[in-house]
RNA sequence: AGAGUUUGAUCAUGGCUCAGAGUGAACGCUGGCGGCGUGCUUAACACAUGCAAGUCGAACGAGAACGGCUCAAAUCUUCGGAUUUGAGUGUCAGCUAAGUGGCGCACGGGUGAGUAAUACGUAGCUAACCUGCCCUAUAGCGGGGGAUAACAGGCCGAAAGGCCUGCUAAUACCCUAUACUCCUUCUAUGCAUAAGCAUAGUUGGGAAAGCUUUUGUGCUAUAGGAUGGGGCUGCGGCCUAUCAGCUUGUUGGUGAGGUAACGGCUUACCAAGGCUAUGACGGGUAGCUGGUCUGAGAGGAUGAUCAGCCACACUGGAACUGAGACACGGUCCAGACUCCUACGGGAGGCAGCAGUGGGGAAUAUUGCGCAAUGGGGGAAACCCUGACGCAGCAACGCCGCGUGGAGGAUGAAGCCCUUCGGGGUGUAAACUCCUUUUCUGAGGGAAGAUUAUGACGGUACCUCAGGAAUAAGCACCGGCUAACUCCGUGCCAGCAGCCGCGGUAAUACGGAGGGUGCAAGCGUUACUCGGAAUCACUGGGCGUAAAGGGCGCGUAGGCGGCUUAAUAAGUCGGGUGUGAAAGCCCCACAGCUCAACUGUGGAACUGCAUCCGAAACUGUUAAGCUAGAGUUCGGAAGAGGCAGGUGGAAUUGGUGGUGUAGGGGUAAAAUCCGUAGAGAUCACCAGGAAUACCCAUUGCGAAGGCGACCUGCUGGGACGAUACUGACGCUGAGGCGCGAAAGCGUGGGGAGCAAACAGGAUUAGAUACCCUGGUAGUCCACGCCCUAAACGAUGGAUGCUAGUCGUUGGAGUGCUAGUCACUCCAGUGAUGCAGCUAACGCAUUAAGCAUCCCGCCUGGGGAGUACGGCCGCAAGGCUAAAACUCAAAGGAAUAGACGGGGACCCGCACAAGCGGUGGAGCAUGUGGUUUAAUUCGAAGAUACGCGAAGAACCUUACCUGGGCUUGACAUCCCAAGAACCCUCUAGAGAUAGAGGGGUGCCCCUUCGGGGGAACUUGGUGACAGGUGCUGCACGGCUGUCGUCAGCUCGUGUCGUGAGAUGUUGGGUUAAGUCCCGCAACGAGCGCAACCCUCGCCCUUAGUUGCUAACAGUUCGGCUGAGCACUCUAAGGGGACUGCCCGGGCAACCGGGAGGAAGGUGAGGAUGACGUCAAGUCAUCAUGGCCCUUAUGUCCAGGGCGACACACGUGCUACAAUGGCGCGUACAAAGAGACGCAAUACCGCGAGGUGGAGCAAAUCUCUAAAACGCGUCCCAGUUCGGAUUGCAGUCUGCAACUCGACUGCAUGAAGCUGGAAUCGCUAGUAAUCGCGGAUCAGCCAUGCCGCGGUGAAUACGUUCCCGGGUCUUGUACUCACCGCCCGUCACACCAUGGGAGUUGAGCUCACCCGAAGCCGGGAAGCCAACCAAAU
Repeated sequence: AGAGUUUGAUCAUGGCUCAGAGUGAACGCUGGCGGCGUGCUUAACACAUGCAAGUCGAACGAGAACGGCUCAAAUCUUCGGAUUUGAGUGUCAGCUAAGUGGCGCACGGGUGAGUAAUACGUAGCUAACCUGCCCUAUAGCGGGGGAUAACAGGCCGAAAGGCCUGCUAAUACCCUAUACUCCUUCUAUGCAUAAGCAUAGUUGGGAAAGCUUUUGUGCUAUAGGAUGGGGCUGCGGCCUAUCAGCUUGUUGGUGAGGUAACGGCUUACCAAGGCUAUGACGGGUAGCUGGUCUGAGAGGAUGAUCAGCCACACUGGAACUGAGACACGGUCCAGACUCCUACGGGAGGCAGCAGUGGGGAAUAUUGCGCAAUGGGGGAAACCCUGACGCAGCAACGCCGCGUGGAGGAUGAAGCCCUUCGGGGUGUAAACUCCUUUUCUGAGGGAAGAUUAUGACGGUACCUCAGGAAUAAGCACCGGCUAACUCCGUGCCAGCAGCCGCGGUAAUACGGAGGGUGCAAGCGUUACUCGGAAUCACUGGGCGUAAAGGGCGCGUAGGCGGCUUAAUAAGUCGGGUGUGAAAGCCCCACAGCUCAACUGUGGAACUGCAUCCGAAACUGUUAAGCUAGAGUUCGGAAGAGGCAGGUGGAAUUGGUGGUGUAGGGGUAAAAUCCGUAGAGAUCACCAGGAAUACCCAUUGCGAAGGCGACCUGCUGGGACGAUACUGACGCUGAGGCGCGAAAGCGUGGGGAGCAAACAGGAUUAGAUACCCUGGUAGUCCACGCCCUAAACGAUGGAUGCUAGUCGUUGGAGUGCUAGUCACUCCAGUGAUGCAGCUAACGCAUUAAGCAUCCCGCCUGGGGAGUACGGCCGCAAGGCUAAAACUCAAAGGAAUAGACGGGGACCCGCACAAGCGGUGGAGCAUGUGGUUUAAUUCGAAGAUACGCGAAGAACCUUACCUGGGCUUGACAUCCCAAGAACCCUCUAGAGAUAGAGGGGUGCCCCUUCGGGGGAACUUGGUGACAGGUGCUGCACGGCUGUCGUCAGCUCGUGUCGUGAGAUGUUGGGUUAAGUCCCGCAACGAGCGCAACCCUCGCCCUUAGUUGCUAACAGUUCGGCUGAGCACUCUAAGGGGACUGCCCGGGCAACCGGGAGGAAGGUGAGGAUGACGUCAAGUCAUCAUGGCCCUUAUGUCCAGGGCGACACACGUGCUACAAUGGCGCGUACAAAGAGACGCAAUACCGCGAGGUGGAGCAAAUCUCUAAAACGCGUCCCAGUUCGGAUUGCAGUCUGCAACUCGACUGCAUGAAGCUGGAAUCGCUAGUAAUCGCGGAUCAGCCAUGCCGCGGUGAAUACGUUCCCGGGUCUUGUACUCACCGCCCGUCACACCAUGGGAGUUGAGCUCACCCGAAGCCGGGAAGCCAACCAAAU
């Protein structure tokens, strides 16, 4: 110090989340020791039991319990005595329960309920006060008196307790003497002027106590001090305005009372005040502080332990005593609760220390001791002290230590992983040597204490011995965030702080191995601060992300021009006091072995108060100034406002005329109007509303807004000019006013338009868009409403900061005097620099640089909603939440994709043509159905004559049945046998059984034999095998976009960035082809070319090819001969826009010449980056999973060929451009030995017999359409050939399921095909035949090739489809087959409303009213003093 998360990516906004530190914690797992701390945060809930405040006999009476002393008795006896019991003793200065009296009990200890100020903190004031014990000083302590408890007796009561009679003491009580200083009345003087103070005198009043042998101590008064307290004042510290008004002792005065003391503290009277937007009053919450936690700080949160203050003591109230209380362990009353009871009545208060119950996630012992420190009493000894000192429990926290150290393998075992080679755990262990902190045992043994006294404690510590011995876990390992693999699971189980994992290969679930982090702890949960600049003082924003009030006027407030002087409130400097101690930080030192912990000293505590000083700035006061602001005068501009009046055009209606069949309306119609005369047209009349042209990013206004003309009244601004005032200014919370449209009220008005409504259309529907009508309303007057995308989405004011070009108003200057140019001021636009901005953009009219004031924002939804309040006639407006829910919502820009957006271009894309498909029959493939099986795959284009270039068996993967289990196939091992061949039996076959023949090759050899290779048989286990699954785990191959012209990179440049530029633009091309231009310059993959075939020529070569000339000839290039030609097959040439003309800057285009060929000559091969999780695990290869007497393998038969149906692809046709018959001509490319097969013969034919020739330029397969002649004559035919019957041929073990072909016979549908749809631009379409692969044969009409004959058309790019480039919008990016909105049904959660019901708090009014205090009273009581003498 940051990080994750919105997006395909980016920047910015913005929320959520994490990493840190902390805790009086709790929970989970685990747990060795010690030191120091800490420990009911909840029920201020209720409490059993014990203890927590007594002491003084040196105040007093008294007592005899205890002790002492004396005596007696009993028991025991070591005869010294001891123990027990009883009696006596109060001059025993031992003592003491109870009592009188004194002091204490108001401290110490606990708790935080209440309290928002009667509290706390801080600084002051008290001349408005008190203060026991303590200290100092002065003075005094004389003389008397009467009671009373205890006690005794009696009585009442269960008890608690009480009553009567009698006796008695005091430092208890009373009277009196004295008392300057005390209190009080009055007077004088002085000082002060708030009430006063001081001095002198004067009137009246007021004290006391004794005890003690001594020392001494106590008592009274006054003054002072110290300590402690009371009261007052300033300032400071929570939330809420959905609490805006509060107050009657209230505010003040006078008199009186009361208090220690001021005071409405109380009371009577008088006055009517006092507080409040700087937040009164009310509500909620809360003890306050030093401090603690966090933070860089400023701040924020908090107020355990320790310390200061306050408040409270079962709840509420009250006083008494006292120096001090309205009193935790006192009293009285009331209440609730608990307990006792004889039912009449009584007792109690742990928020003291332990402890119990309860509550709760949760918090300890009914311990020891007064040894220390401190407190109370006492003269003291001493007593008391759950304050305190210690111990116990708890990893609750902090600190320290340990669980061993060294050596020890190319590295054990186990476990895990593995590519099977190895790797990890890992020097880790074992093993060897060593040590003993801790532990155990034994011994010694403190300080804390002053002469004494030690709970802690035989503790800390020290010494010796023993022995690695007693001692490691927890969390995490997808990113953030350090740490990775295997198995299991299969959107299940589960994880999760956020993002998110899990749907068969999960580093995210669970386990394991390994690793990482911390460590006697580790994680989780909760809470606080931080990060969060995410409430922004330090330190944020408001054009579009949340956010400028709709606009103005103006109150309070805030801020404010120039000069001079004074002052000193703010400000600055210095001093003083205070800021308790502890704590934090720092420095120095010290004590526990260190540390934690503790001690000493310093510094510090940023604050408050006060004194002195400074005078620039702010404030205040005084005096001035004119630059801000305002006033005056002048001539101009304007849809500024209000009122009144006057026009013309148009619409509509009315009346009358002319006139006749339509009008109107729409994309098209219909509703509608019209023969009762519309529409059209003419004239006149009526009425309402709005003001064409001018009209313009022109004008005016604060905004809303304002538009015919004239008149009246009136507001504001600009310009120019002079004089005057002299800061009079700016902003503006509340407040007041204005405020489009719609809407509301009352009364008018109503032509047009027109919500609602009606009808007609459209549509699947059409409560819409379109049409015909039409009411509120729109208009006027008056009164309300008060909201808008009330927008420049930009508050107001002032100053400053480059320009340029328009335009409006005013003024000035110049000349050439204009419809001119220039300058200044004010407005209104465009463009643009600096600067700003997340970007877009803004840019002297700022969103720039600054100042002042106001308003507003703080994630999205819920919601501008609910409740409350205010306003309104209502509609509604203003103000304005929460629960709950999400991990985003939103802004700008980027690249794509998309658009029933735009521009340009291309393609048999359309158009123009030719021929088809869709209708028929058949073939073939698919779906569906069926089946034991109809094996599997392919599925829009890009599946469907596709995988399959050949399903009768085989193939074959499917089904049925029968068999085999190391297997049909591979490798290894053992045994036997060469191999192999033939025959027979059973069986559907696989297979099983039987018989016969046969012995080989190589090496060694002792000649007996042994070994080896190949093969066969048998056996064992490793293994084989799988067309089983996953093409969404993969390789390879392929389809498609698409032979479309695109796809990228390096460097540079631009941009915060994604990215852009280049590749865009202007032309051109088939082409990102080329040219020009250009912040780009180059390059790569594509295009083109290089390759093959065809077309022309040349060279070379001449058999099997060819034959021009010559010769022969059976007349066939047959032969000789030749290689000229054709051809064959190798190499070259040729074409490049090279030449000419025209256009063009160029690229290039148009035309022409020459040429076999002309502008890529034709065709092929060749397929960029990528897309479709496209296809294929069944070509092959392959990860993982699965089967293993079966999902493997063998065999027979069946199936893949089924058939109500649907679709695709084809063949043959429907005929005369034809069919049939006869005659006759011309190819190319291929294939051939398990083959092609000629001539010849047989058969109607398929074919058969036979075999010449040919491993092929030699032989064979081998042409048809065309052409010629004839016939048919438009018909279901001499078209068409399906189907079926019979008879055959061929292949093959075998043609039933299920082959092809032939002959005869049969002769179906079909007469050119609906919607729709396909191919093709030239040797193409169309048409005709030929060949080949696969193959025994063939279901081939398929596929791949070959040649023969051989067209038509293209104006053109509007439209359909596909594609390319640029541009635009976007809320899409899985990318329009996208995204996304609303209603409804059911259930549930949270919240609001709700007829009501209930509880709590509070306010007001009224009633009853305890104790107590104060006052009054007498019929009650009455010792002291007084009077009297009862």
Molecule: small-subunit ribosomal RNA
Organism: uncultured bacterium